[in-house]
RNA sequence: GCCGGCGUAGCUCAUUAGGUAGAGCAGCGCACUCGUAAUGCGCAGGUAGGCGGUUCGAGUCCGCCCGCCGGCUCCA
Numbered sequence: 001g002c003c004g005g006c007g008u009a010g011c012u013c014a015u016u017a018g019g020u021a022g023a024g025c026a027g028c029g030c031a032c033u034c035g036u037a038a039u040g041c042g043c044a045g046g047u048a049g050g051c052g053g054u055u056c057g058a059g060u061c062c063g064c065c066c067g068c069c070g071g072c073u074c075c076a
């Protein structure tokens, strides 16, 4: 330098032909218990790396940039 993959809730990941985002764990509350844990029920939590474009509408398509990972290659 070139190519590819990834970047979604605190963490690990879903969401695959575009229609206003979900799970598990963690957190909080309640129940249960002498108490803790476990278990059960409930609650809160992100607008999807950044910017722009296409579209009536984008996490989901296109462009540029940033970061991480992998592969290839070159020069002095």
Base pairs, nucleotide, nucleotide: 001072002071003070004069005068006067007066010025011024012023013022019056027043028042029041030040031039049065050064051063052062053061